[in-house]
RNA sequence: GCCGAUGUAGCUUAGUGGCAAAGCAGCGGUUUCGUAAACCGCGGACGACAGUUCGAUUCUGUCCAUCGGCU
Numbered sequence: 001g002c003c004g005a006u007g008u009a010g011c012u013u014a015g016u017g018g019c020a021a022a023g024c025a026g027c028g029g030u031u032u033c034g035u036a037a038a039c040c041g042c043g044g045a046c047g048a049c050a051g052u053u054c055g056a057u058u059c060u061g062u063c064c065a066u067c068g069g070c071u
Base pairs, nucleotide, nucleotide: 001070002069003068004067005066006065007064010024011023012022013021018054026042027041028040029039030038047063048062049061050060051059
């Protein structure tokens, strides 16, 4: 330099055009003499910028980051 893959919450993953879901973690509460466990509840995210569309996490382009391959 060229090609490809991936990018969603603190972490691990769902979600193939119409209100972004869950587990763990975090916070609050119930329970306990106390801790843990258990149960109930709460907050938190679509890599960036454009395009297509009535509507984009989803489709297209460019860029960024990570990983892999070729040279």